Transfer RNA from a bacterium, 71 nucleotides, folded computationally. It matches the Rfam family "tRNA". Rfam classes the family as a transfer RNA. Gene Ontology term of the family: triplet codon-amino acid adaptor activity. Its mean pLDDT, the model's own confidence on a scale to 100, is 82.

């Protein structure tokens, strides 16, 4: 420098245009004598500007970070 791919809770991974879910974790409470375990509640995210659409996590562009592969 030229090209591709990825970028969602604290982690890991879904959703291919209309409510952002799952798990594992965190917190609190319950069973247990406590401790693991389970069980019920809550708890937190779409990289960043712009466009297009009634609507954009999803499609267009531009930039940021990480991997690739070529020079």
């Nucleotide at each position: 420098c030229g090209g591709g791919a990825u970028g969602u809770a604290g982690u890991a991974u879904a959703a291919u245009g209309g409510u952002a879910g799952u798990a594992c974790g965190u917190g609190u409470g319950g069973c247990u004598g406590g401790g693991g375990g389970u069980c019920a509640c809550a708890u937190a995210a779409c990289c960043c500007g712009g466009g297009u659409u009634c609507a954009a996590u999803u499609c267009c562009c531009g930039g940021c970070a990480u991997c690739c592969c070529g020079a």